[in-house]
RNA sequence: GAAAAUCGCAAACCUUUUGAAAAAAAGGGGCGCAAAGCCCAUGGGCCUAAGGAUCCAGAAUCUAAGGCAGCCGGGUUACCGAA
Numbered sequence: 001g002a003a004a005a006u007c008g009c010a011a012a013c014c015u016u017u018u019g020a021a022a023a024a025a026a027g028g029g030g031c032g033c034a035a036a037g038c039c040c041a042u043g044g045g046c047c048u049a050a051g052g053a054u055c056c057a058g059a060a061u062c063u064a065a066g067g068c069a070g071c072c073g074g075g076u077u078a079c080c081g082a083a
Stems, first nucleotide, its partner, number of pairs: 001080001008033002013028006031070001037076003043072002045068003051063004
């Protein structure tokens, strides 16, 4: 990150499974991505609230060492090669 080239990944949705949930995994499927590879008690932000706390026991509220790397940032590795 301009023009390409060889590639790669895989959104929504569907099926199955795990989970309290958020969400994740496998298969299908392609919205897109120049790191949409990897790393989150590792900075900011976002989601969920089982358990815990508050509460008239309920409702509700708060709480992450539970999640999101396809939210941003940071670290690290990688294909091509004009400025």
Molecule: c-di-GMP-I riboswitch aptamer
Organism: uncultured Cohnella sp.